The RNA shown here (FMN riboswitch aptamer (RFN element)) has 168 nucleotides and comes from Paractinoplanes deccanensis. Lineage of the source: Bacteria > Bacillati > Micromonosporales > Micromonosporaceae > Paractinoplanes.
[in-house]
RNA sequence: ACGCGCUGGCGGGACUCGGUGAAAUUCCGAACCGGCGGUGAUCCGGCCUUUGGCCGGUAAGCCCGCGACCCGGACGUCGACACGACGGACGGUGGACCUGGUGAAAAUCCGGGGCCGACGGUUGAUCAGGCAGGCCUGGUCAGACAGUCCGGAUGGGAGACAGCGCGC
Numbered sequence: 001a002c003g004c005g006c007u008g009g010c011g012g013g014a015c016u017c018g019g020u021g022a023a024a025u026u027c028c029g030a031a032c033c034g035g036c037g038g039u040g041a042u043c044c045g046g047c048c049u050u051u052g053g054c055c056g057g058u059a060a061g062c063c064c065g066c067g068a069c070c071c072g073g074a075c076g077u078c079g080a081c082a083c084g085a086c087g088g089a090c091g092g093u094g095g096a097c098c099u100g101g102u103g104a105a106a107a108u109c110c111g112g113g114g115c116c117g118a119c120g121g122u123u124g125a126u127c128a129g130g131c132a133g134g135c136c137u138g139g140u141c142a143g144a145c146a147g148u149c150c151g152g153a154u155g156g157g158a159g160a161c162a163g164c165g166c167g168c
Stems, first nucleotide, its partner, number of pairs: 002167007010159001016030004032147001033117002035066004043057006061115002070092003075087004097113005119151003123142009
């Protein structure tokens, strides 16, 4: 160095201006953001037997795969025994790219244009009830729609790194 195991901390970015409106970081116009591994013809550095190679770093939101969210869930733990709570291997679901150029070759480079982004929340009027307040609960009517705000989340996590043990 490599393989296996254990431990540890780390591990996601982004609303600014204008418009409409009673109300919008949610709509409209413009602007802004891009997790992890792989691949890779970019770029940087080094080396060599120098026109070719090798090594290190770097390079994709929309190419391949993974994670997050959501659905199911063997099984386990707790339990006041309520088909309750918590954990959970594993399975499922799961977004988005064209075009021109260069070239032997472009899904990755350069130019141009485009597209995508879990779940829940969010406003006002009026009527009724409650209380000291402003709110709460219920009804009716109208309405406004989140990648960026608030929340689950001081969570989970692909994974990168470090330490220790064993093997080789």
Source information: The coordinates come from a structure-prediction model, not an experiment, and the mean pLDDT is 80.